Predicted 3D model of a 102-nucleotide RNA (c-di-GMP-I riboswitch aptamer) from Deinococcus frigens DSM 12807. The sequence was found by an Rfam model in a public genome assembly.

[in-house]
RNA sequence: CUCGAUCAAAGGCAAACCCUCCGCGAGGAGAAGACGCAAAGUCACGGGACUUUUUGCGAACGUCACGUCAGACGCCCGCCGAAAGUCAGCCGGACCUCCGAA
Numbered sequence: 001c002u003c004g005a006u007c008a009a010a011g012g013c014a015a016a017c018c019c020u021c022c023g024c025g026a027g028g029a030g031a032a033g034a035c036g037c038a039a040a041g042u043c044a045c046g047g048g049a050c051u052u053u054u055u056g057c058g059a060a061c062g063u064c065a066c067g068u069c070a071g072a073c074g075c076c077c078g079c080c081g082a083a084a085g086u087c088a089g090c091c092g093g094a095c096c097u098c099c100g101a102a
Stems, first nucleotide, its partner, number of pairs: 012037002019030004035089001041095003045092003048087007056079003061074004
């Protein structure tokens, strides 16, 4: 000088909840607050989760129509697909990085 776990040391970050603002929303910013974090520093590259819009399909309800064929509108839920976003404290990956025993 380099590598280096743990105990330390110097520090750092800040979950949930509450308040204010922004956003259709997921969520973000600030203040306060600490569940925790050796990368809980940065990055949407891969996976995953979530939000909004929309196509198609399916179910229920209401109204109109309807001795047949058999429909329209409204409301609402679920699934697949598409588009646009959010989450780095979901996982992986990339980059940067404090101290330092044997």
The model forms 100% of the base pairs in the Rfam consensus.
The source organism's lineage runs through Bacteria, Deinococcales, Deinococcaceae, Deinococcus and Deinococcus frigens.
Its mean pLDDT, the model's own confidence on a scale to 100, is 77.